Context: one part of a larger RNA
RNA sequence: CGAUGCUGAAGGAACUCGGCAAAUUGCCUCCGUAACUUCGGGAGAAGGAGGCCCUGGGCUCGGGCAACCGGGUUCAGGGGGCACAGACCAGGGGGUAGCGACUGUUUACCAAAAACACAGGGCUCUGCGAAGCCGCAAGGCGACGUAUAGGGUCUGACGCCUGCCCGGUGCCGGAAGGUUAAAAGGAGGAGUGCAAGCUCCGAAUUGAAGCCCCGGUAAACGGCGGCCGUAACUAUAACGGUCCUAAGGUAGCGAAAUUCCUUGUCGGGUAAGUUCCGACCUGCACGAAUGGCGUAACGACUUCCCCGCUGUCUCCAGCAUCGACUCA
Numbered sequence: 001c002g003a004u005g006c007u008g009a010a011g012g013a014a015c016u017c018g019g020c021a022a023a024u025u026g027c028c029u030c031c032g033u034a035a036c037u038u039c040g041g042g043a044g045a046a047g048g049a050g051g052c053c054c055u056g057g058g059c060u061c062g063g064g065c066a067a068c069c070g071g072g073u074u075c076a077g078g079g080g081g082c083a084c085a086g087a088c089c090a091g092g093g094g095g096u097a098g099c100g101a102c103u104g105u106u107u108a109c110c111a112a113a114a115a116c117a118c119a120g121g122g123c124u125c126u127g128c129g130a131a132g133c134c135g136c137a138a139g140g141c142g143a144c145g146u147a148u149a150g151g152g153u154c155u156g157a158c159g160c161c162u163g164c165c166c167g168g169u170g171c172c173g174g175a176a177g178g179u180u181a182a183a184a185g186g187a188g189g190a191g192u193g194c195a196a197g198c199u200c201c202g203a204a205u206u207g208a209a210g211c212c213c214c215g216g217u218a219a220a221c222g223g224c225g226g227c228c229g230u231a232a233c234u235a236u237a238a239c240g241g242u243c244c245u246a247a248g249g250u251a252g253c254g255a256a257a258u259u260c261c262u263u264g265u266c267g268g269g270u271a272a273g274u275u276c277c278g279a280c281c282u283g284c285a286c287g288a289a290u291g292g293c294g295u296a297a298c299g300a301c302u303u304c305c306c307c308g309c310u311g312u313c314u315c316c317a318g319c320a321u322c323g324a325c326u327c328a
Stems, first nucleotide, its partner, number of pairs: 001323008010314002014312001019309001027051005036041001038157001052079012080084001092307004097302002099299002104116002120155007132141003158294004163224003168221002170217005177212003183206002188201005225243005252286001253283001264280005
C1' cells in the first nucleotide's frame, strides 16, 4: 500500500451521474392500519406494545382404574441482567410520475428491459386429397383434426373509444368493351417447274390469362393543407374570401421515452431546482389496433421527493486476518 471483515466523537447524503456500497429493518402474539380499487386487493400498509425466570389462581385438552403425568390459554404477584425473538437465521418504510396490464421469456460469455410472449380483440385465407408448409417425386406435417377447426397477419388484460380519405399501391368482384401470345384462318403474293406440284411470305377474321376499363375494400400499404381579411381599447377571431386536395387530423392527449427554439411561461416543492410534479398550448415534428386516452394489482424496470439509517461524505482513525514489502 492492497483485499476481506469489525468499530467510531460531532454532523447525517453535505458524497455521487445516481444513497453505488454500507447501515437501518428483520421472528412470534396483540393493538392498529390511508388514498385508491377490477371489491379480490392495497396489507406484513403505515405506526405501536409485549416476549426471560420464579410463585399463586382461573379455564381447558390429552393419557391413566387411580395416585398422578403431559400440554394449551388467561389473570395476579415477585426476581435478576448492560442486553430476555439475548447467538445464528431473519422485510427499511412512505409519497409521485413514466412504461409495460399481470405470472412468464430473452442477447450461454458486457444489455433482463418500456424488448419478446401473453390471455383478449380484429382482418384474412381454408368445405377437406382443405388452406399453408417440407419434398424432384413417392410421401409427410397440418390431423387420426373438419370453420366453436386449421393457417397467415396486426393489436395486446380491463374501461371509454377507435373519426375523415379508395386519387396512388395492394387485394376482391365485374358473362360488356379495348389491347393481346401460340394456335386457327386463309384474300393475295413470291421462288421453282412444260405442267401437276413442291417450298415460302402473308391481309382480313376467330383467339386466354394479364393489362386497360368499371366498381368495392383502410383493425389492407398508406394519407389526413395554404394564403388574406374581419368584433366600439388593445389583443384574439366565433365570421367571410380565395387557392389546392382523394381527404385536409375528429375524440382524447400535449415542452411528452415525441418540443428544435428551450433552463418556454405560470404554479408547487428547495435558502437556492437545466431534473421532478400540476397547468398553459406557439404540437420545429402527438393522435386513434405501426391503436388513442385512462387504469386497481404487479415490476431485481426508469424519474423525482420525504422519513428512518448510516464512514457515501466533512475527514479520516484504530483493530483483526490474508497478501505485498524487509530480513533469515